RNA sequence: GGGGUUGUAGCUCAGUUGGGAGAGCAUCCGCCUUGCAAGCGGGGGGUCGGCGGUUCAAAUCCGCCCUGCUCCACCA
Numbered sequence: 001g002g003g004g005u006u007g008u009a010g011c012u013c014a015g016u017u018g019g020g021a022g023a024g025c026a027u028c029c030g031c032c033u034u035g036c037a038a039g040c041g042g043g044g045g046g047u048c049g050g051c052g053g054u055u056c057a058a059a060u061c062c063g064c065c066c067u068g069c070u071c072c073a074c075c076a
Base pairs, nucleotide, nucleotide: 001072002071003070004069005068007066010025011024012023013022019056027043028042029041030040031039049065050064051063052062053061
């Protein structure tokens, strides 16, 4: 330098056909308990890596850039 792949909540991830942003864990509140844990119920938390484009509408499609991983090539 070229190809592929990854980026979504604090963490691990889903979202495959363009139209509701979600799950588990964590955290907070309540119930239960003499108390704690476990269990049960509920809440908060997101510029969907960045910029631009297409579209009535983009996490999703297109272009460029950035980050991690990987393969190839080149140089020494």
Model confidence (mean pLDDT): 82 of 100. A computed fold for a 76-nucleotide RNA from Bacteroidetes bacterium ADurb.BinA104, annotated as transfer RNA. The organism belongs to Bacteroidota, within Bacteria. The sequence is in RNAcentral, with records from ENA.